Model confidence (mean pLDDT): 81 of 100.
Predicted 3D model of a 74-nucleotide RNA (transfer RNA) from a Clostridiales bacterium.
RNA sequence: GGAGAUAUAGCUCAGUCGGUUAGAGCGCAUGCCUCACAUGCAUGAGGUCGAGAGUUCGAGCCUCCCUAUCUCCA
Repeated sequence: GGAGAUAUAGCUCAGUCGGUUAGAGCGCAUGCCUCACAUGCAUGAGGUCGAGAGUUCGAGCCUCCCUAUCUCCA
């Protein structure tokens, strides 16, 4: 220099053919339980979906560009 993959909650990850409220597990907070802790049960908080732009009635999803990480080729 060229090509590809990945980027979604604190962490690990889903998210279908673009469609009407963005999810799960773990973690965290509160309550119940316990003498207390753990386990268990219930409830809750937490997201500009990596940045920007475009297409569309509508974008986490499609297109372009940038950034970061990883891999391959030279």
Rfam family: tRNA. Rfam classes the family as a transfer RNA.